[in-house]
RNA sequence: AGUGUAUCAAGAGUGUGGAGAUAUGAAGGGUUAUGGCCCGACGCUCCAUCGGCAACUUGCCCUUCCAUUUUGGUAAGGAUAAAGUGCCAAUUCCAGCCCCGCCCCGCGGGGAAAGAUACAAC
Numbered sequence: 001a002g003u004g005u006a007u008c009a010a011g012a013g014u015g016u017g018g019a020g021a022u023a024u025g026a027a028g029g030g031u032u033a034u035g036g037c038c039c040g041a042c043g044c045u046c047c048a049u050c051g052g053c054a055a056c057u058u059g060c061c062c063u064u065c066c067a068u069u070u071u072g073g074u075a076a077g078g079a080u081a082a083a084g085u086g087c088c089a090a091u092u093c094c095a096g097c098c099c100c101g102c103c104c105c106g107c108g109g110g111g112a113a114a115g116a117u118a119c120a121a122c
Base pairs, nucleotide, nucleotide: 002122003120004119005118006117007116008115013050015049016048017047018046019045020044028039029038030037034095035094036093051088052087053086056084057083058082059080061078062077063076064075065073066072067071092114097111098110099109100108101107102106
């Protein structure tokens, strides 16, 4: 990198330090083309560190279930947040492609594609 499964309307930082680029809608960013909209020097990118969110995986604990002599399986549900990841502007910022509806210059709904994250086997 590819494949499969699950989730993506909630939540949580203008913290501290170092390095670098840039100089006013300007650097850079919001995953990709395009369009829109937005953040923007009290910022951007990278690194380190502290804090927080969540609960995908592991661990610990509880209940049920199954097997069982002791006890175990870890199937289902719950709790915790120790470990592994992830995340901490806006629905994955919105649209783009397909379908449906309506009071049809448009709006609403559903799905796909793409993407992100986790886990699994290779």

A computed fold for a 122-nucleotide RNA from a Candidatus Parcubacteria bacterium, annotated as SAM riboswitch aptamer (S box leader).
The RNAcentral record of the sequence draws on Ribocentre.
Lineage of the source: Bacteria > Bacteria candidate phyla > Candidatus Parcubacteria.
Its Rfam family is "SAM riboswitch aptamer (S box leader)". Rfam links the family to the GO term regulation of gene expression. Rfam's curators write: The SAM riboswitch is found upstream of a number of genes which code for proteins involved in methionine or cysteine biosynthesis in Gram-positive bacteria.